[in-house]
């Protein structure tokens, strides 16, 4: 210098915070119940992977089979170390940036 390597989705999971709930704690208040404040709360909701899982469409490819210039079934794409900064949300991440940079 130049290549690697299918695309998009949907569902969880490692992982992540703290809008909401919950749950502590202070304050108010007969109370019901409100405010304020803790993620150095196990969670519920939430976010969530190229380098995790499962599925589904497309798409390439190779086979079979069909009155058939298409169309269906089968099978097959399976390699992958990686910051720093920055960015979105209410935050924060294995989100994004990004199979970047940089290694090999």
């Nucleotide at each position: 210098a130049u290549g690697a390597a299918g695309g998009c989705u949907u569902u969880c999971u490692a992982g992540g915070g703290u809008u909401c709930c919950g749950c502590a704690g202070c304050a108010a208040g007969c109370a019901a119940u409100u405010g304020c404040c803790g993620g150095u709360c196990u969670g519920g909701u939430c976010c969530g992977a190229g380098a995790g899982a499962a599925a589904g469409c497309c798409c390439g490819c190779a086979g079979u089979c069909c009155a058939a210039u298409g169309g269906a079934c089968u099978g097959u794409g399976c390699c992958a170390c990686g910051g720093a900064g920055g960015g979105a949300u209410a935050a924060a991440a294995g989100c994004c940036u990004g199979g970047g940079a940089g290694a090999u």